RNA sequence: GCGGAUCGCUGGAUGGCCGCGGGCCUUGUGUCCGAGGAAAGUCCGGACUCCACAAAGUAAUGGUGCCGGGUAACGCCCGGACGGGGAAACCCGAUGGACAGCGCCACAGAAAAUAAACCGCCUAUGCAUGCAUAGGUAAGGGUGAAACGGUGGGGUAAGAGCCCACCGGGGGCAUGGUAACAUGGCUCGCAUGGCAAGCCCCACCAGGAGCAAUGCCGAAUAGGAAUGUCGCGCGGGGUUGAUCGGGCAACCGAUAUCACCGCAGGGUUACUUUGGCCCAGACGUUCGGGUUGGCAGCUAGAGGAAGGCAGGUAACUGUUUUCCAAGAGGAAUGGUCAUCCAGAGGGCAUCUGCCCUUGGACAGAAUCCGGCUUAUAGGUGGUCCGCGCAU
Repeated sequence: GCGGAUCGCUGGAUGGCCGCGGGCCUUGUGUCCGAGGAAAGUCCGGACUCCACAAAGUAAUGGUGCCGGGUAACGCCCGGACGGGGAAACCCGAUGGACAGCGCCACAGAAAAUAAACCGCCUAUGCAUGCAUAGGUAAGGGUGAAACGGUGGGGUAAGAGCCCACCGGGGGCAUGGUAACAUGGCUCGCAUGGCAAGCCCCACCAGGAGCAAUGCCGAAUAGGAAUGUCGCGCGGGGUUGAUCGGGCAACCGAUAUCACCGCAGGGUUACUUUGGCCCAGACGUUCGGGUUGGCAGCUAGAGGAAGGCAGGUAACUGUUUUCCAAGAGGAAUGGUCAUCCAGAGGGCAUCUGCCCUUGGACAGAAUCCGGCUUAUAGGUGGUCCGCGCAU
């Protein structure tokens, strides 16, 4: 200098005039603030709010899926192991189980897992120069995404783990590591594929709905009408409550409903058990009417900045100082003029300057936050890999 990889920052500036929304107060022609790195997607996780009666157990449905760590949590992030791509930096991974079971592997091919003999090779017989029959074979060739381990040697009629060496595989041991896993030795000739981003099995996790949540104030209507299913039970005592009669009172008697007690029954969560609550109720369906207003929720936080400090390989954690950076409510954050500037093209010049033309991407808060994914003109910085050149 060039090419590649990876991690960031920025993504226009200034002034005048006019116009919006909010805060503060001294209420003034005052002052301060006013869209993002993704605000997008709505794919994950939560904070917060309300609902579901609680506990234990079981089931259904859904999600995640190598190991360790981080976090409020996650399907996210960091570190590592293994596998794949790349010359490398680096990038990608839907990375538990195929001997629990079921299912699928089209076409081609002889045969696709209880899987085989098409061509070929060898031997014997017959005829004869190549056929037929019988037997053996799976090393060579063909088909296919994939064909009963691979390479080499020995052996054989020709072949084959038939035997041997190495690789691969099963079993088991030792060492290192928190672990995933790695390395090394021993032993066994060791037939039996792939797909679980097919159902499934295993481990772990998960209640539902969502700011149009929810709460307060005000106002109004029709305390509306019709209808379905289950249920609406039995007994007890007596004044502890109620009513009636007697009595001056104390008190006595009766009553059947209410109250009380017991049993049973009904309802209340997907189901069961226990408990709680409601019991004359509980669970619905259809038609119709009123409310369209105001306030809160609403922005001080799992918050930002400091090239802070300490710990950690890192993600991140702790701590010090400091700051408050939109809160609309059909939805503000704008319009215009001028100058400058990043970039690009051209011309002049060669003290790196001057002039002209052009010109700034993706895009817009709506309860808030942590991630992931997608879009992005231009400018700029760091680190790493490779090639070339010079000193």